A computed fold for a 391-nucleotide RNA from a Sporichthyaceae bacterium, annotated as Bacterial RNase P class A. Of the family's consensus pairs, 98% are formed in the model.
């Protein structure tokens, strides 16, 4: 010097004016001071927790979800080690990676045959007809045969020998797998080393299903307090006598169904059976409220730095800091100078410099937290591999 894999961060900086929000002071007030204000995805709303309300007598069936092992964790589909199979010369990648001898289904085209295999073509044995140089050839018909041809992604185990009319794990050697038996190793997945058995069984479970395990629902418009209104009823007052006015309380009024033990209707958030409550309930119209506070943003599964313990995710201690936040919804705009980087004139032998011009992403918190995915101009840093050249 090329050429790759891995990993982590950053995503503009300074300054000056305008402006906006939260909270804290100051001031009757107008406002003014000081302070803090998006992200590494704040996105998708996929997943898993806090939280909050409902239910929490019991069975049975369903349905969802997870799926190599071992550890992390509040918890997961997440993260780390490892194990298996694939892929790379390697750094390394990638796997929705239980179970296809418990059952079914499905396997396109092509090919004869595609899953209790299969005779298209070839080979062979009988038989019977022609021909024959008598050695057989050709064709029919009956059977054999998966060594070989040809079709497939995939034809039911390779190589070599015995065998046989011609063949075939049929039989024998080795090899490959698959099953079992011992023996070592790991905490586990799993390796590793014998020995036996012709056992040679196709793929597919992001098809049904089968086996473990795990698992209530429903969401901040949860949830809770407060005002307020229709409506009806007491109480006081007025007055033109049938209505205003004010208070308190109540929490709208009419009509039609069905029900009140012959049980509506709810509750056991998917069904049944059970058990429970139990006096409402559905649906028309016609009216009234859609206001504020809490949850909410000061304490956290918090950030930062150490120090141990782990390979490692993580953990345990110290020590520091307080870090957005509405609900018409704030975080913004505009000048100047610096940087990047791309293009075009000049100067320059070159490395490069002036000068103008463009261009600097993706997106924007809304109950909060962990993840995972998705988008994303350009940079920066670390650790590895692999070639080449030189010492």
């Nucleotide at each position: 010097c090329g050429a790759g894999c891995c990993g982590g961060c950053c995503g503009g900086g300074c300054g000056g004016c305008c402006g906006c929000g939260g909270c804290g002071g100051a001031g009757c007030g107008a406002u003014c001071c000081g302070u803090c204000g998006a992200g590494g995805a704040a996105a998708g709303u996929c997943c898993g927790g806090a939280c909050u309300c409902c239910a929490c007598a019991g069975g049975g069936c369903a349905a969802g979800g997870u799926g190599g092992u071992g550890g992390g964790u509040a918890a997961c589909a997440c993260c780390c080690a490892c194990c298996c199979g694939g892929g790379g010369c390697g750094a390394c990648c990638c796997g929705c990676g239980g179970g296809a001898c418990a059952g079914u289904g499905c396997c396109a085209c092509a090919g004869a045959g595609a899953a209790c295999a299969a005779a298209c073509c070839g080979c062979c044995a009988c038989u019977g007809c022609a021909c024959u140089u008598c050695g057989g050839u050709g064709c029919a018909g009956c059977g054999g045969u998966a060594a070989g041809g040809g079709u497939g992604a995939a034809a039911c185990g390779g190589u070599g020998g015995u065998g046989u009319a011609a063949g075939a794990g049929a039989c024998c050697a080795c090899c490959a797998g698959c099953g079992u038996c011992c023996g070592g190793g790991g905490u586990g997945a799993c390796c590793c080393g014998g020995g036996c058995g012709g056992c040679u069984c196709g793929g597919u479970a992001a098809a049904c299903c089968c086996c473990a395990c795990c698992c209530g629902g429903a969401g901040c418009a949860a949830g809770g307090c407060c005002a307020a209104g229709a409506u009806c009823g007491g109480c006081g007052g007025g007055c033109u006598c049938g209505c205003c006015c004010g208070u308190c309380g109540u929490g709208u009024g009419u009509g039609a169904g069905c029900g009140u033990u012959c049980g509506a209707g709810g509750g056991c958030g998917g069904c049944c059976c059970g058990c429970c409550c139990g006096a409402g309930c559905u649906c028309a119209c016609a009216g009234g409220u859609a206001g504020g506070c809490c949850g909410c943003a000061c304490c956290g599964a918090g950030g930062c730095c150490g120090a141990c313990g782990g390979c490692a995710a993580c953990g345990u201690c110290g020590g520091u800091c307080c870090c957005a936040g509405a609900u018409g919804g704030a975080u913004g705009g505009c000048c100047g100078c610096c940087g990047g980087u791309c293009g075009g004139c000049c100067c320059g032998c070159a490395a490069g410099g002036u000068c103008c011009g463009g261009c600097c992403a993706c997106a924007g918190a809304a109950u909060c937290c962990g993840g995972c995915u998705u988008a994303c101009a350009g940079g920066c840093c670390g650790g590895c591999u692999c070639g080449u050249c030189g010492u």
Its mean pLDDT, the model's own confidence on a scale to 100, is 78. It is recorded under the gene name rnpB. Rfam family: Bacterial RNase P class A. It is annotated as a ribozyme.